This is a predicted structure of a 72-nucleotide RNA (transfer RNA) from a Candidatus Nealsonbacteria bacterium. The prediction has a mean pLDDT of 83.
RNA sequence: GCGGGAGUAGUUCAGUGGUAGAACGUCUCGUUGCCAACGAGAAGCUCGCGGGUUCGAUCCCCGUCUCCCGCU
Numbered sequence: 001g002c003g004g005g006a007g008u009a010g011u012u013c014a015g016u017g018g019u020a021g022a023a024c025g026u027c028u029c030g031u032u033g034c035c036a037a038c039g040a041g042a043a044g045c046u047c048g049c050g051g052g053u054u055c056g057a058u059c060c061c062c063g064u065c066u067c068c069c070g071c072u
Base pairs, nucleotide, nucleotide: 001071002070003069004068005067006066007065010024011023012022013021018055026042027041028040029039030038048064049063050062051061052060
């Protein structure tokens, strides 16, 4: 330099054009003499960044940044 893959909640990940989700974690409440466990509830992600297409974009297109793999 060229090609491919990944980037979404604190963490691991789902979500292939129509309200952004799960598990674990965090916080609150209940049960218990206390903790753990269990139950109920809550908060938390402008989807790496900038543009474009579209009535509408995490999703399609272009550019760009970071990480991984391959080729040279």

Overview:
The organism belongs to Candidatus Nealsoniibacteriota, within Bacteria. Its Rfam family is "tRNA". Its family is annotated with triplet codon-amino acid adaptor activity in the Gene Ontology. Rfam classes the family as a transfer RNA.